[in-house]
Predicted 3D model of a 73-nucleotide RNA (transfer RNA) from Candidatus Azambacteria bacterium GW2011_GWA2_42_9. Its mean pLDDT, the model's own confidence on a scale to 100, is 81. The sequence was found in a public genome assembly. It matches the Rfam family "tRNA". The family's RNA type in Rfam is transfer RNA.

RNA sequence: GGGCCCGUAGCUCAGAAGACAGAGCCGCCGGCUCAUAACCGGAUGGUCGGAGGUUAAAGUCCUCCCGGGCCCA
Numbered sequence: 001g002g003g004c005c006c007g008u009a010g011c012u013c014a015g016a017a018g019a020c021a022g023a024g025c026c027g028c029c030g031g032c033u034c035a036u037a038a039c040c041g042g043a044u045g046g047u048c049g050g051a052g053g054u055u056a057a058a059g060u061c062c063u064c065c066c067g068g069g070c071c072c073a
Stems, first nucleotide, its partner, number of pairs: 001072007010025004028042004049065005
């Protein structure tokens, strides 16, 4: 320098144009227990990497940029 993939909650990920964007885990509160773990209940957590564009409607499609990974040179 060229090509491909990824970026969504603290972490691992789902969501492939149309519910108020979801799950699991961690953490927090409560229950249970002599106590801890396990188990049960609850609450909280997101400007979907950034900026434009397409569309009546974008996390989802297009362009550029940023970050990460892999391959080729």